A computed fold for a 716-nucleotide part of an RNA from a Methanobacteriota archaeon, annotated as large-subunit ribosomal RNA, domain II. It was read from a public genome assembly. Lineage of the source: Archaea > Methanobacteriati > Methanobacteriota. Rfam family: Archaeal large subunit ribosomal RNA.
[in-house]
Context: one part of a larger RNA
């Protein structure tokens, strides 16, 4: 990881809903007794409940045997209507000083069976960590006691003593002896720093190699003995206490509790959510209302679209007329400010600011003199649904209560596949077709089978359908991307379109050719300044036309050019604007992507036009099933029939029991292999192997259905 078996909503009670059933103003027993070999049954047994009156806290006090209208089905009808169980609305009554009100009153209950749900119990099956009790442990280990063993070898050389020297002595020295010490080396032995070495499904649940601490001591070790769990022990690490310690194993309370986590077994039809609101020691949960579903009552109205009308609004955009913010400027001001200035001083005057106030230029969710497009009250028409029974009311059962994404509209954040809200939506719980793959983006809501037509999106191969058709752009392989998956400011003499506006046969633009003088070397500076270092002025002649000089240039000059004219030539020149394409701007990590190939008068972009492909869509034809209607045969449903959670309904298998009633040795259940056959659980048959049992109908009753639980057991 496989097979096979096993393997989870059960019972009891007592509650309340449906459905059937009995009896009914009543209903039933329970314990117990009786018959019966005994059970099952059958017959007793009214004690008890539970209805048959409420009301009030109590004291107490105590109710329609039908007065009124409406009117639903149904039934009569002369088709006008009539009457009318049930239902409704007065009215009347009982009780409460909570008295404009509350609850109740014109008899239906009660008992069993099934089935739903909820309560009490293990309560649908598995799963803790913990708690508490009782026992067992110191053969490991940690500390004590009692008794024992063990510690090569090497070095140091303490106090004691001897002897010699000095010295009066006390003492000092020298040489020897000695043999101290938690003393030095270092095996045995205890231990275990480093390699963070080996090894790491090992040799080993701690191991091995080399290194390395002590190594006569606070040493170290057999033996034996003592200390026990909230307790011992500890040279103290929460260290040990038997591979278990921040509270030891072990048996029991104990199926502890688990708002947390996985599991929860056949089949088919109908319906079909939530992920919001509001509380919650609440926020991984519940509880109530929304929204599910199924049944009741009810009895004629409902509305979500459309259009017109008539209201209502203060958004989006605008705007400065109010609130405020704010640009430049002019005007006026006796305006508690700076700052200058004159005067001796009072003071006066300039000036910059403040106020107002005219012009000018601008912001605003919490501004508005204006304002849509919407949204939305009512009101008429028309559309949808509705007596095949709608709204609306109750009862039974839920589940949900972590959402998420596009679009629009907001807040918070530099921003997010970020986060908090609102409206629609789609996804969850929706399949096909498009998007090269891709919840949610575009089409488009799914029984079964065919055929055809479309949609979105496509039509040169891959790959179904145009190398269509007519007109433009792009040369950048731009591009061949609808979004999600972006490029930008800024810049172009790439182009291309469309509009101005200079200058042009009196002849521009480019391009050649020629010219570009004189006063004068302007003053001034400066060593020098001659158009051209810098100030300062910038006229006058002659001219076709030339600046007191555009740039080079010289130490200063010279020298080139240029403005400016003329000639040659010959048609457009040049300069804004606004657009389309396309180009720079443009960096990331193994070579690479428009899905690919490839593609340039396109298979690119822009426009236009016919045609084709192309889905579970649409239409057509056979069927199936669901809902109504109908005795039945049929028949309506152009707007039935995706679908998680969830709720309703039918079913098909499995093992027993009664009752009916089959089939086997002339071959039963099993098991194999194959046929039929139902929408499906399944069902049937046929042959073989087996070799003694085994079915069908009905009814009941269940330890009834297996692929999933790190699920058990055995076995590969």
């Nucleotide at each position: 990881c496989c097979c096979u078996g096993g393997g989870a909503g059960u019972c009891u009670u007592g509650a309340u809903c449906a459905a059937c059933g009995g009896c009914g103003a009543g209903g039933u027993u329970a314990a117990g007794c009786g018959g019966u070999a005994g059970a099952a049954c059958c017959g007793c047994g009214a004690a008890g409940c539970c209805g048959a009156a409420g009301g009030g806290a109590a004291a107490c006090c105590g109710a329609c045997a039908a007065g009124u209208c409406c009117g639903c089905a149904g039934c009569c009808u002369u088709a006008g209507g009539g009457u009318g169980a049930g239902g409704g609305a007065c009215g009347a009554g009982g009780u409460g000083u909570g008295c404009u009100c509350g609850c109740c009153u014109g008899g239906a209950g009660u008992c069993g069976u099934u089935g739903g749900u909820g309560g009490a119990g293990g309560a649908c099956c598995u799963g803790a960590a913990g708690c508490c009790c009782g026992u067992c442990g110191a053969u490991c280990u940690a500390u004590g006691c009692c008794u024992g063993g063990c510690c090569a070898g090497a070095u140091u050389g303490a106090a004691g003593c001897c002897c010699g020297g000095u010295g009066a002595a006390a003492a000092c020295u020298g040489g020897g002896u000695g043999g101290a010490g938690g003393a030095u080396c270092g095996a045995a032995c205890c231990g275990u720093u480093g390699c963070u070495g080996a090894u790491g499904u090992g040799c080993a649940a701690a191991u091995c190699g080399c290194u390395c601490g002590g190594a006569g001591g606070a040493g170290u070790u057999g033996g034996g003995u003592a200390u026990a769990g909230g307790g011992g022990u500890g040279a103290a690490a929460g260290u040990c206490c038997a591979a278990u310690c921040g509270a030891g194993a072990u048996g029991g309370g104990c199926a502890a509790u688990a708002g947390c986590a996985g599991g929860u077994u056949c089949c088919g039809c109908g319906u079909g959510a939530g992920a919001c609101u509001a509380c919650u020691c609440g926020u991984a949960g519940g509880u109530a209302g929304a929204c599910g579903u199924u049944c009741g009552u009810g009895g004629a109205g409902a509305u979500g679209g459309a259009u017109a009308g008539u209201g209502a609004u203060g958004u989006a955009g605008a705007g400065c007329a109010c609130u405020g913010a704010u640009u430049g400027u002019g005007c006026g001001u006796u305006u508690a400010g700076g700052g200058g200035a004159a005067g001796c001083g009072a003071u006066u005057c300039c000036u910059c600011g403040g106020c107002g106030u005219g012009c000018u230029g601008u912001c605003a969710a919490a501004c508005u003199c204006c304002g849509a497009a919407g949204u939305u009250g009512c009101u008429a028409u028309c559309g949808u649904c509705g007596u095949a029974g709608a709204a609306g009311c109750g009862a039974g059962c839920a589940g949900u209560g972590a959402g998420u994404g596009a679009u629009g509209g907001u807040g918070g954040g530099u921003a997010a596949g970020c986060u908090a809200c609102c409206a629609u939506u789609a996804c969850a719980a929706a399949a096909g077709g498009u998007g090269a793959u891709c919840a949610a983006a575009c089409c488009a809501g799914c029984c079964u089978a065919a055929u055809g037509u479309u949609a979105a999106g496509g039509u040169c191969c891959c790959u179904a359908a145009g190398u269509u058709a007519c007109g433009g752009u792009u040369a950048a392989g731009u591009g061949u991307u609808a979004a999600a998956u972006u490029a930008a400011a800024c810049a172009g003499u790439g182009u291309c379109u469309a509009u101005g506006g200079u200058c042009a046969a009196a002849a521009a633009c480019a391009a050649c050719c020629a010219g570009a003088a004189g006063g004068u070397g302007g003053g001034c500076u400066u060593a020098g300044a001659a158009g051209c270092a810098g100030c300062c002025a910038u006229c006058c002649u002659u001219u076709a036309a030339a600046g007191a000089g555009u740039u080079c240039g010289u130490a200063a000059c010279a020298g080139a050019u240029c403005a400016c004219u003329g000639g040659u030539c010959u048609a457009g020149u040049u300069u804004g604007u606004a657009g389309g394409c396309c180009u720079g701007a443009a960096a990331a990590a193994u070579g690479g992507a428009c899905g690919g190939g490839g593609c340039u008068a396109a298979a690119a972009c822009c426009g236009u036009a016919c045609a084709c492909c192309g889905a579970u869509a649409c239409a057509u034809u056979a069927g199936u099933c669901c809902a109504c209607c109908g005795c039945a045969a049929g028949g309506u449903g152009a707007u039935g029939a995706g679908g998680u959670a969830a709720c309703g309904c039918g079913g098909c298998g499995u093992g027993g029991u009664g009752c009916u009633u089959g089939g086997g040795c002339g071959g039963a259940a099993g098991c194999a292999a194959g046929g039929u056959u139902u929408u499906g659980a399944g069902a049937u048959c046929u042959u073989g192997u087996g070799g003694a049992c085994c079915g069908a109908g009905u009814a009941c009753c269940a330890a009834u259905g297996a692929g999933a639980a790190u699920c058990u057991a055995g076995g590969g």